This is a predicted structure of a 268-nucleotide RNA (Bacterial large signal recognition particle RNA) from a Thermoleophilaceae bacterium. It matches the Rfam family "Bacterial large signal recognition particle RNA". It is annotated as a non-coding RNA gene. The model forms 91% of the base pairs in the Rfam consensus.
RNA sequence: CCGUGCUAGGCGGGGAGGUAGCGGUGCCCUGUCACCCGCAAUCCGCUCUAGCGGGGCUGAAUUCCCGAAUGAGGGGUUUGGCUCUCGGGGUCAGUACGCCGGACAGAGGCGUCGAUGGCCGGGUCCCGCGCGGCGAGCGCUCGCGAACCAGGUCAGGUCCGGGAGGAAGCAGCCUUAAGCGAUACCGCUCGUGCGCCGCGGACCAGCCUGGCCGGAGCCGACGACCGGCGGGCACGCCCGGGACCCGACUUCGAAGACGGGUGCACGG
Numbered sequence: 001c002c003g004u005g006c007u008a009g010g011c012g013g014g015g016a017g018g019u020a021g022c023g024g025u026g027c028c029c030u031g032u033c034a035c036c037c038g039c040a041a042u043c044c045g046c047u048c049u050a051g052c053g054g055g056g057c058u059g060a061a062u063u064c065c066c067g068a069a070u071g072a073g074g075g076g077u078u079u080g081g082c083u084c085u086c087g088g089g090g091u092c093a094g095u096a097c098g099c100c101g102g103a104c105a106g107a108g109g110c111g112u113c114g115a116u117g118g119c120c121g122g123g124u125c126c127c128g129c130g131c132g133g134c135g136a137g138c139g140c141u142c143g144c145g146a147a148c149c150a151g152g153u154c155a156g157g158u159c160c161g162g163g164a165g166g167a168a169g170c171a172g173c174c175u176u177a178a179g180c181g182a183u184a185c186c187g188c189u190c191g192u193g194c195g196c197c198g199c200g201g202a203c204c205a206g207c208c209u210g211g212c213c214g215g216a217g218c219c220g221a222c223g224a225c226c227g228g229c230g231g232g233c234a235c236g237c238c239c240g241g242g243a244c245c246c247g248a249c250u251u252c253g254a255a256g257a258c259g260g261g262u263g264c265a266c267g268g
Base pairs, nucleotide, nucleotide: 001268002267003266004265005264006263009058010057011056012030013029014028015027020047021046022045023044024043035055036054037053038052039051064261065260066259067258070255073252074251075250076249077248078247080246081245083243084242085241086240087239088238089237092236094235095234097230098229099228100227101226102225104223108219109218110217117213118212119211120210121209122208123207124206126201127200128199129198130197131195132194133192134191135190136189137188138187139186141182142181143180144179150175151174152173153172158167159166160165
């Protein structure tokens, strides 16, 4: 070095969970050349050489053992980040909102049938007075209006007188007082939610409007910008909590590649 037969070993591993701990079943990852049967989550089997029982295959190397690096994936921590979410605050006042101011831009409209502007006038608001209207009262005017206690005239009758004559006086007639009624016009007083009215004051700023001068501008929606002020909690902001994802650190680590290591007997 070759051949034959054996043996140790191998025929998956890992993470979380669970457990006093280890392994397994179950979950997840990786991976396959990666055996079969039985057991098992209020579970099964064990005890640091930590699945057990039975059967089979392979076998000293592509396959077994070790190593460091790479590294799928899992766990932990995080006062790192993104996005979202819940509760609270109103000190901050950025966005948004409200008000004010400024500059920009300009839809549209008005304007040579004359813009802005200037001059003259009128009106618009308030006060006083007057005039008028209306209303009320009074007056004026008219009518009615007294059995007696109003007036005049008073027949008849009565009284006085010798008479002439005189006196009082009812009815009637005439008139009138109080009062009642009417009241077109007129006068006075008072009132007035009235007025194409007059005068004066105040205002005489603005607005509306008429005329004249003059000759080309005037108004301005929507929008965006800047500044000031405001309140408040929709967002931002501040305080506290949570979820997902990403990152950092740490821990375990499949797998492949690389390097190294590992027998016994017999024969040639």

Record summary: Lineage of the source: Bacteria > Bacillati > Actinomycetota > Thermoleophilia > Thermoleophilaceae. The gene name in the source record is ffs.